A computed fold for a 1482-nucleotide RNA from an uncultured bacterium, annotated as small-subunit ribosomal RNA. RNAcentral holds the sequence, with entries from ENA and Greengenes. Its Rfam family is "Bacterial small subunit ribosomal RNA". The prediction has a mean pLDDT of 84.

RNA sequence: GGACGAACGCUGGCGGCGUGCCUAACACAUGCAAGUCGAACGGAGAUAUCCUUCGGGGUAUCUUAGUGGCGAACGGGUGAGUAACGCGUGGGUAACCUGCCCUUUUAUCGGGGAUAGCUUGCCGAAAGGUGAGCUAAUACCGGAUGUGCUAUCUAAAACACAAGUUUAAGAUAGCAAAGGUGGCCUCUGAAUAUGCUACCGUAAAAGGAUGGACCCGCGUCUGAUUAGCUAGUUGGUGAGGUAAUGGCUCACCAAGGCGACGAUCAGUAGCCGGCCUGAGAGGGUGAACGGCCACACUGGGACUGAGACACGGCCCAGACUCCUACGGGAGGCAGCAGUGGGGAAUCUUCCGCAAUGGACGAAAGUCUGACGGAGCAACGCCGCGUGAGUGAUGAAGGUCUUCGGAUUGUAAAACUCUGUUUUUUGGGACGAACGGCUCAUAUGUAAAUAAUGUACGAGAUUGUCGGUACCAAAGGAGGAAGCCCCGGCUAACUACGUGCCAGCAGCCGCGGUAAUACGUAGGGGGCAAGCGUUGUCCGGAAUUAUUGGGCGUAAAGAGCGCGCAGGCGGGUCUGUCAGUCUACCGUGAAAGCUUACGGCUCAACCGUAACAGGUCGGUGGAUACUGCAGAUCUUGAGGGCAGGAGAGGAAAGUGGAAUUCCCAGUGUAGCGGUGAAAUGCGUAGAUAUCAGGAGGAACACCCGUGGCGAAGGCGGCUUUCUGGCCCGCCACUGACGCUGAGACGCGAAAGCUAGGGGAGCGAACGGGAUUAGAUACCCCGGUAGUCCUAGCCGUAAACGAUGGAUACUAGGUGUUAGAGGUAUCGACCCCUCUAGUGCCGAAGCUAACGCAUUAAGUAUCCCGCCUGGGGAGUACGGCCGCAAGGUUGAAACUCAAAGGAAUUGACGGGGGCCCGCACAAGCGGUGGAGCAUGUGGCUUAAUUCGUCACUAACCGAAGAACCUUACCAGGGUUUGACAUCCACUGUAAGUCCAUGAAAGUGGUACCCUCUGCAGCAAUGCAGACUGUGAGACAGGUGUUGCAUGGCUGUCGUCAGCUCGUGUCGUGAGAUGUUGGGUUAAGUCCCGCAACGAGCGCAACCCUCAUCAGAUGUUGCCAGCGUAAAGUCGGGAACUCUUCUGAAACUGCCCGUGUAAGCGGGAGGAAGGUGAGGAUGACGUCAAGUCGGCAUGGCCCUUACACCCUGGGCUGCACACAUGCUACAAUGGUCGUUAACAAAGGGACGCAAAGCGGCGACGCUGAGCUAAUCUCAAAAAUACGGCCUCAGUUGGGAUCGUAGUCUGCAACUCGACUACGUGAACGUGGAAUCGCUAGUAACCGCAGGUCAGCUAAACUGCGGUGAAUACGUUCCCGGGCCUUGUACACACCGCCCGUCAAGUCACCUGAGUCUGCUGCACCCAAAGUCAGUGGCCCAACCCGCAAGGGGGGGAGCUGCCUAAGGUGUGGCCGGUAAGGGGGACUA
Repeated sequence: GGACGAACGCUGGCGGCGUGCCUAACACAUGCAAGUCGAACGGAGAUAUCCUUCGGGGUAUCUUAGUGGCGAACGGGUGAGUAACGCGUGGGUAACCUGCCCUUUUAUCGGGGAUAGCUUGCCGAAAGGUGAGCUAAUACCGGAUGUGCUAUCUAAAACACAAGUUUAAGAUAGCAAAGGUGGCCUCUGAAUAUGCUACCGUAAAAGGAUGGACCCGCGUCUGAUUAGCUAGUUGGUGAGGUAAUGGCUCACCAAGGCGACGAUCAGUAGCCGGCCUGAGAGGGUGAACGGCCACACUGGGACUGAGACACGGCCCAGACUCCUACGGGAGGCAGCAGUGGGGAAUCUUCCGCAAUGGACGAAAGUCUGACGGAGCAACGCCGCGUGAGUGAUGAAGGUCUUCGGAUUGUAAAACUCUGUUUUUUGGGACGAACGGCUCAUAUGUAAAUAAUGUACGAGAUUGUCGGUACCAAAGGAGGAAGCCCCGGCUAACUACGUGCCAGCAGCCGCGGUAAUACGUAGGGGGCAAGCGUUGUCCGGAAUUAUUGGGCGUAAAGAGCGCGCAGGCGGGUCUGUCAGUCUACCGUGAAAGCUUACGGCUCAACCGUAACAGGUCGGUGGAUACUGCAGAUCUUGAGGGCAGGAGAGGAAAGUGGAAUUCCCAGUGUAGCGGUGAAAUGCGUAGAUAUCAGGAGGAACACCCGUGGCGAAGGCGGCUUUCUGGCCCGCCACUGACGCUGAGACGCGAAAGCUAGGGGAGCGAACGGGAUUAGAUACCCCGGUAGUCCUAGCCGUAAACGAUGGAUACUAGGUGUUAGAGGUAUCGACCCCUCUAGUGCCGAAGCUAACGCAUUAAGUAUCCCGCCUGGGGAGUACGGCCGCAAGGUUGAAACUCAAAGGAAUUGACGGGGGCCCGCACAAGCGGUGGAGCAUGUGGCUUAAUUCGUCACUAACCGAAGAACCUUACCAGGGUUUGACAUCCACUGUAAGUCCAUGAAAGUGGUACCCUCUGCAGCAAUGCAGACUGUGAGACAGGUGUUGCAUGGCUGUCGUCAGCUCGUGUCGUGAGAUGUUGGGUUAAGUCCCGCAACGAGCGCAACCCUCAUCAGAUGUUGCCAGCGUAAAGUCGGGAACUCUUCUGAAACUGCCCGUGUAAGCGGGAGGAAGGUGAGGAUGACGUCAAGUCGGCAUGGCCCUUACACCCUGGGCUGCACACAUGCUACAAUGGUCGUUAACAAAGGGACGCAAAGCGGCGACGCUGAGCUAAUCUCAAAAAUACGGCCUCAGUUGGGAUCGUAGUCUGCAACUCGACUACGUGAACGUGGAAUCGCUAGUAACCGCAGGUCAGCUAAACUGCGGUGAAUACGUUCCCGGGCCUUGUACACACCGCCCGUCAAGUCACCUGAGUCUGCUGCACCCAAAGUCAGUGGCCCAACCCGCAAGGGGGGGAGCUGCCUAAGGUGUGGCCGGUAAGGGGGACUA
């Protein structure tokens, strides 16, 4: 995607044609579904009429209980059973039957005895039964005849594959029949039939047609965890039986028959035409329609009949239901309706025999739930409609919105039309023609103008559906649209709600506050009287692969051989024609499919015709290939001869080295062992050393991707036996071959049984170590075992993860064995060939990796094996085994993956190269003390918030007493502290008073007045501002840094990150960017399938270092003058200032190198980046920040907004981080003085000098908008004095008192000063930080913020001024290459097992309970058959009769046998305490 006998949800206008219990072959109330014939028969009844002796009788018509005939075996239903000659297809019957029907022939003669009905008696509740009497037939029974048929015999011809068949002849025996109706008097008799005639019927035959029966070939589901089955079984002879063959049945004889080409058993199932799907091959299916089969409550049985072992018949048994007077009876919807039940689910207790078909009948006709119709159901298919045209202010409403608009949308309204359908009214079919009746004509039979048959014509009659289809008219857009979907697949998007909730989901997956995925709405898409969902089948799926797959690593080659069956098989010739191919014939029913044409208005539907469909049958032909038969060949295979190599196998013998042990000697204190040790051995003499001896096992060197073997495997030497292989030669055989299911054999190690053996090694075990532990790795010991003999086991990563055979397809280079050739005195060397064994590699193959004459290439043949992962190589069963276990080998359940190869990263207690204050080498610190500051924690009304490894923690904060301030308490305000708009009001600001903590509230007076324009003015307008009012709005340091912008940190100033084109690869990707060098650098050079380019690096920018030119004030002063002083004159040299330039480029030289470059040197202020700064690639961390700012969404709106006072952010048991000061003598302190900077700041300011104060500071105030004045004193340092190793003259915390300054205000909570006080601390555990030169260390100065300050912080500035780097093993971080990977959230990854808990399915289980089934036995109904039949019997025979005979029957007996019973096996299943593993779940 298609399909459906469907069901469910929502919805529903009409018509046509179809379809409708798939489940309980469950049980059924009620009605109907098979009768008909009076022209087979005797009666009975009714009506009409006639006759009557009134008792009754006759005639005609109608009805029909019974006898009789035919039918009931058809039609209709269902699919339980059946795996079968059941079905399909094609044949056979020379082994058969066939009512009704058709054709042909010949007959239909003559008798007999009964019986139902009916009448009557009896029994019974009923159903029904029984006795007596009467009666008919087309009922029944003899007899005759015999066209003929059957049987036997005689004997002939033709045909046939055979038993035989057909035809013709003769003899013997047996075998028939039924009449009815109409008409007539020609024939006979004559009353009208015992006559004639027509039709119907009957009998005996032959043939046909139809229907059936039996047999055969082929086809027809699953399971081997079903491998053996079978005694009437297989065959024969004979008999019986049947319509007929046949073990169908029986007696006897023989011992067969079936089976891996799947018997038997188990499960499932009606089969087919067809139907659905598919390109086809196939797969699925077997509703409706059609053919066959089977069944009829369950099981068994026969009867009747042409036909049955019989759906609406019979008998018996069983279960169930009903009636009953309890004695006994009745029943069978899987016919049509219908009921209950079951179920997700399937209809009316309808109409009619008008048509078609059937039964009966001579016919009219009767019967027919077959059938024709209607009803119900959108169950399906098909068709139609629900309106059409115009219509823009693009109305209203809805929805969205960037607020402009967009969309719904020509949609609506409105106007103009149409009239399908619905409604009403009227008209109104086709389907009907047979038949019969009447009439007419022709004709057959006949004596006939009766009668009757046949043919044709005329007339009247017959319609369930149905007043339906159809037609016409009227009216009026009027009555008629829903369902699903909108994340991708897949056509169709927004808003709101919800917030991992509710929910969705076919797969992937959505939902945790901006959901196109949930729910709703608007809009859109699809289909449409339907639309979705569920279920099932096919397709896609080459995902069971015949067409059309695979097996080195994804699932998959058996561990290896040998070999039966099977499959396959070399060259040539001949024959045959089975396979194969071909032509024709038959068949493959109809329906269906397909095509063409036609009929319903179209279509669905229906009709006509054609085509197609088989592993089918027959006949004829072809003969290449295959098969078969025969002949022949040598190349495959085998064989012979001559050689060859070898750890090939088995057995026996033998050798040396080494270990261990024993004895003896020498000898003395250790030995041994390990990373280091210990256990252990040793003064009872070890280890070591020497000599002798014992015993077992293994064979060093040679030894080699060397050899041999089928594999496992095989290694001292010698001998014996033995298998295979290779090379060379040949005059032999002549396809003898390859593979190989089963079967059989071999098969490492471990293990098992029995007996030996036991040196070394060594599971288990003991001890010592290691460790958190150490049931391990290491050490000391040590038992099985390892070894031998005999037997078992039968598995391994038994691997080349690669089955065997054959042929073909470039090469190169080793090596082993052999042969030949050339050359040589001589081959091991050189060349060629064969066989083996390696490496590299072309084509080709492969998903890639890789393979590549030793194929994973190209082909053929045969075998084995695979079909998602787990469960599981498990369970159960079978087989094998002593056991261990092996082999064969599932399912439930569960997951959406598991897996292969390769790619890019990341990672590794992988490798290589390299770098960095990374280590090392050094210097100084931190960690201990006190204090400062920050953080956590705790506390609190609040201790506002953020930040958390490196990359938070003197961070945001370059200044928390109020303010800041966001927090808390309290007091207040509500269009608001701030912005815009409207209306009104007024004109400012301010001062004062009351109250209050303040914010504010209230009041009085003063103040009389804003700006611009117009106007003389009054005044008007506009603006600004105050106040009041209303609402739009303001406001929010409320939330989300995981919605964001911007900015920032970090890796990291690490050298990287990419692109275009090209090339390679199926692709991800690779190449470039790797390699060899070099660099600080992806810096440069060389090479290279790459060539170029971009962002980074470097450079360009700033500062410092040198010089030149310019500039000379406020800066400078060499020379000149002045002089206390660059103070002034003057100077423009120097310093300095500012501006502009120069200079450094490996440029030069030497060495080295291919080059890039490196090393050294010269010159130079500076040398290889001169020093420092600014500058931060692609990206990473959902890193940080919504509280700097901006900003989406959400939230608050008399409050989460705003104002104020006070408090808090400073709280303190504690922990951490960053600092300061120290612990002292390289010091402290005092003094004298004497020094020497740079860079900054200054008008709300810096402040000199002077004066006061011990001092902080105060008073006063020159100068300075600053190269001019000022902060300003630089400090370490130098010189001198004291201190003398101490808790001190070190250290300064803490505290007290008194002050200063800022500021509304120093209580919480400022800094400073003076005096006093004088804590810890004596160099700091584990650990840890910074720094490579003007650096560390030490010293001070300035600035920002700022009223003041907590600054000991931060940012700058200068002064003094070191030590060390051997080096890259290690720690940390990083870069490049490479390698492994089961990681990709990327090792802070992934992931295994036990235990605990829950759920689910499974296995086992003492048992127990159904079902199915085998075997044996018991009992045995009905019934057939057989026997008997002493009892019973009308027909025929004998007999005058009685009676007898023939024949038949009841009854009884026997064989068989359903159901039932007993016993014993097998199989499937249910259930079960307990046991076992498995799967899933945070």